The RNA shown here (transfer RNA) has 72 nucleotides and comes from Candidatus Nanoclepta minutus.
Its mean pLDDT, the model's own confidence on a scale to 100, is 84.
The source organism's lineage runs through Archaea, Nanobdellati, Nanobdellota and Candidatus Nanoclepta.

RNA sequence: GCCCGGGUAGCCCAGCGGCAGGGCGUCGGGCUGUGGACCCGAAGGUCCCGGGUUCGAAUCCCGGCCCGGGCC
Numbered sequence: 001g002c003c004c005g006g007g008u009a010g011c012c013c014a015g016c017g018g019c020a021g022g023g024c025g026u027c028g029g030g031c032u033g034u035g036g037a038c039c040c041g042a043a044g045g046u047c048c049c050g051g052g053u054u055c056g057a058a059u060c061c062c063g064g065c066c067c068g069g070g071c072c
Stems, first nucleotide, its partner, number of pairs: 001071007010024004018055001026042005048064005
């Protein structure tokens, strides 16, 4: 330099045009002599950045940045 994959909540990941979800963690409550486990609830996301297409974009297109892999 070229090719491929990835970037979504504190962490790990799903979602592939029509309200952004799960697990773990955190916080509150229940349970318990206390704690853990378990149960209920809540908070938490400019969907990497900038443009474009569209009535509508996390999703499609273009350009960048970062991470991983491959080729020379």
Its Rfam family is "tRNA". From the family's description: Transfer RNA (tRNA) molecules are approximately 80 nucleotides in length. The family's RNA type in Rfam is transfer RNA.